This is a predicted structure of a 528-nucleotide part of an RNA (small-subunit ribosomal RNA, 5' domain) from an uncultured prokaryote. The RNAcentral record of the full RNA draws on ENA. The prediction has a mean pLDDT of 81.
[in-house]
Context: one part of a larger RNA
């Protein structure tokens, strides 16, 4: 001089942009953060409509039918291993980088075959105990894309394993009917589902070399090092477990102790280096502290389970409950760090065929001079060099074109009115192609139409008013750019260094001037 997630002090007009517990990984009231699919399932608790019934105040009540749209509570699928958070732990194959071969992969993409027959339960739901109540148990029923055989595929390799489901809307023989948009064998379509192999994404594992400080830390290690044979695992492998060798690391720093998530990056510098690792991005770790598993394609799982602990609440004393280091917010710590806002309109993520549902991710908005950036806080004229202040050799000087005064103009901010872009799908219809037996259905392309914005009446834009509403901090002895008078007398006080102050202080403090930089300026702090 540059910088900062900064804080302090004095002061503050506007926009635009970014960042905002660096300290207790301290405890947390309250509320939201992960659901969704009825085009799997039996249903049928609330709303709505329909039909019928029953009573009348004849257009309302009450009931009754899952019929319809739709849906509580349930069995099922998928998803809660994604997204947000945090940096305690870790000096490690944990991160970088650069290979490697013994592996797995839900949704997705091609491809190729199949989707055949059959069981037996359960939850809801009803019914009953018990209990203060949540919970829980008993009993009897009942479906599935839930479970288990059977066969076939498959597939290891010679011993056994072993798959699979429908479902949607459409046409429809013969027939049955409450006569119908009903229920029906068959036909293909669209979606799934199972098996195989490919990709293609994601994930595991090994290796080389880098990766803080200290020898006042010199020995270290018994699954220890390595072979054999098994057993685990998706997979290699002392991963394990038996038996065999006695190995195996280390002054090129083993082992130990402190410290620290690590990189893209930041900051600073001419560089080469130091310093650093907030925001944003990639990798790890962690989820009240400790251990375990289970499920699943993927977890040993922040809003899953089981045991232990510490805390903290309920409770009728028999028991039970919970885990913001998501968002927000509260206490507390601290020099110190925001709102118990809004919207799913956008982009993305879960489910869903789809309408949509759900998203404190996200994208807005509040707060704060915390940084950057940008703009205002007026312009031109104007000398009687007015008045007042301060200096003064009492002559004047200096503030000072500064005010006044005249003449203009209106950004911002104020008020009136106009007024975008972010939106572009989905939907509907209409033609057209493709599959088809088929003008249906169903998908694709294309016109046409319509129709959705939290921000917010938000950005610009025009018009109105009147200089009208907007400047300060620090600083003046040298470094270092800027000088006098008063007051004080080694005092009070200053102070980044050197040093000022004991009676003319350009160095304290005040005032007038004066320098610097300005919606900011010093000042601490820390980096180079």
């Nucleotide at each position: 001089g540059a910088u900062u997630g900064a804080a302090c002090g004095c002061u503050g007009g506007c926009g635009g942009u970014a960042u905002g517990c660096u300290u207790a990984a301290c405890a947390c009231a309250u509320g939201c953060a992960a659901g969704u699919c009825g085009a799997a399932c039996g249903g049928u608790a609330a709303c709505a409509g329909a039909a019928c019934u029953a009573g009348c105040u004849u257009g309302c009540u009450a009931g009754u039918u899952g019929c319809u749209g739709a849906c509580g509570a349930g069995u099922g699928g998928c998803g809660g291993a994604c997204g947000g958070g945090u940096g305690a732990g870790u000096a490690a194959c944990g991160c970088g980088u650069a290979g490697g071969g013994a592996u797995c992969u839900g949704c997705c993409u091609a491809a190729c075959a199949a989707u055949g027959g059959g069981g037996g339960a359960u939850a809801g739901c009803c019914c009953g105990g018990u209990g203060a109540a949540a919970a829980c148990c008993g009993g009897a029923u009942u479906a599935a894309u839930a479970c288990c055989g059977c066969a076939u595929a498959c597939g290891c390799u010679a011993a056994g394993g072993g798959a699979g489901a429908a479902a949607g809307g459409g046409u429809g023989c013969c027939u049955c009917u409450u006569c119908u948009u009903g229920a029906a064998a068959g036909c293909a379509c669209u979606c799934g589902u199972u098996g195989u192999u490919a990709g293609a994404u994601g994930a595991a594992c090994c290796u080389g070399c880098g990766u803080u400080g200290g020898a006042u830390u010199a020995g270290c290690u018994a699954g220890u090092u390595g072979g054999u044979a098994g057993g685990g695992u998706a997979a290699u492998g002392g991963c394990c477990u038996a038996c065999c060798a006695a190995g195996g690391c280390g002054a090129c720093g083993a082992u130990c102790c402190a410290u620290a998530g690590c990189u893209g990056g930041u900051c600073u510098g001419a560089g080469a280096g130091g310093a650093u690792g907030a925001c944003c991005a990639g990798c790890c770790a962690c989820a009240c502290u400790g251990g375990g598993a289970c499920u699943g394609a993927g977890a040993c799982a922040c809003g899953g389970c089981c045991c232990a602990g510490a805390c903290u609440c309920c409770u009728a004393c028999g028991g039970g409950a919970g885990g913001c280091a998501g968002c927000a917010g509260u206490a507390g710590g601290g020099a110190g760090u925001a709102u118990u806002g809004g919207a799913c309109a956008a982009u993305g993520g879960g489910c869903g065929c789809a309408a949509g549902c759900c998203u404190g991710a996200u994208c807005c908005a509040g707060c704060c001079a915390u940084g950057c950036c940008g703009c205002g806080u007026g312009a031109g004229u104007g000398a009687a060099g007015a008045a007042g202040g301060c200096c003064u050799u009492c002559g004047g000087g200096u503030u000072g074109u500064a005010a006044a005064g005249c003449u203009c103009u209106u950004u911002c901010a104020g008020g009136u009115g106009g007024g975008a872009a972010g939106a572009a799908a989905a939907g509907g219809u209409u033609a057209g192609u493709g599959u088809u037996a088929a003008u249906a259905g169903c998908a694709c392309u294309a016109g046409c139409u319509g129709c959705u914005g939290a921000c917010g009446g938000u950005a610009c834009c025009a018009c109105c008013a009147g200089a009208a509403g907007a400047a300060g901090c620090a600083c003046c002895g040298g470094c270092u750019a800027a000088c006098u008078a008063c007051g004080u007398g080694c005092c009070a006080g200053c102070a980044g260094c050197c040093g000022c102050g004991g009676u003319a202080a350009u160095a304290c403090g005040u005032a007038g001037g004066g320098u610097g930089c300005g919606a900011g300026c010093g000042u601490u702090a820390a980096u180079c």